[in-house]
RNA sequence: GCCCCCAUCGUCCAACGGUCAGGACACCACUCUUUCAAGGUGGAGAUAGGGGUGCGAUUCCCCUUGGGGGUA
Repeated sequence: GCCCCCAUCGUCCAACGGUCAGGACACCACUCUUUCAAGGUGGAGAUAGGGGUGCGAUUCCCCUUGGGGGUA
C1' cells in the first nucleotide's frame, strides 16, 4: 500500500429500518443494620465524526478518524 472486521451509558454486552435505545456490574439517593458489607426501592448516564438514501437510520450506502487482524 491493498483486503477484512470492529466503534452503543464509566466498564462489559443487547437491540427485523418503526424501541421510552434494554440488561449486568459500577455510581448517586433512600431503606434495612448499632456500623460496614450484603439485600430492597428509586435515579442519573450512551449510538466515533460528517454526508447520503428513505415517510422513518444504532441498523443500509459513501467519506473521515481510531482500534484489531490478514497479505508482500